[in-house]
Molecule: c-di-GMP-I riboswitch aptamer
Organism: marine eukaryotic metagenome
RNA sequence: AAAUGGCAAACCAUCGGAAACGAUGGGACGCAAAGUUACCGACCUCAGGCAAUUCCGCGAACAGACCGGGAUUGCAAAGGUGGCGGGGCUACCGAA
Numbered sequence: 001a002a003a004u005g006g007c008a009a010a011c012c013a014u015c016g017g018a019a020a021c022g023a024u025g026g027g028a029c030g031c032a033a034a035g036u037u038a039c040c041g042a043c044c045u046c047a048g049g050c051a052a053u054u055c056c057g058c059g060a061a062c063a064g065a066c067c068g069g070g071a072u073u074g075c076a077a078a079g080g081u082g083g084c085g086g087g088g089c090u091a092c093c094g095a096a
Stems, first nucleotide, its partner, number of pairs: 006031002011026006029083001035089003039086003042081003049075009
C1' cells in the first nucleotide's frame, strides 16, 4: 500500500442518579488505539456538608441569643468526563 474487520457523537426510548453523567437498545458525527486506566493537569456537577444573607416558628410595642425549618448565594469531590491534554498498561492487519 491493500484487505478483513472494529468502535460509535448528536438525537430517541427504557433504566439508574440530587446532578454531572452512566448502562442497554436504536442511530452514525466522527475515530488508527474513539482499547484500557482518574496517576498529573483541565473541565463538569453539588444531593448531603460548611459558610453568609434573609424569612418563618416568635406572641400586645420594641428588641430577641440559642435551637428547628424554608429560600437565595458562595465554598468544596471523596461524584463524573478516557470522544479534553499528558502519562501508564495492552493490542489486529501490515506490501515494497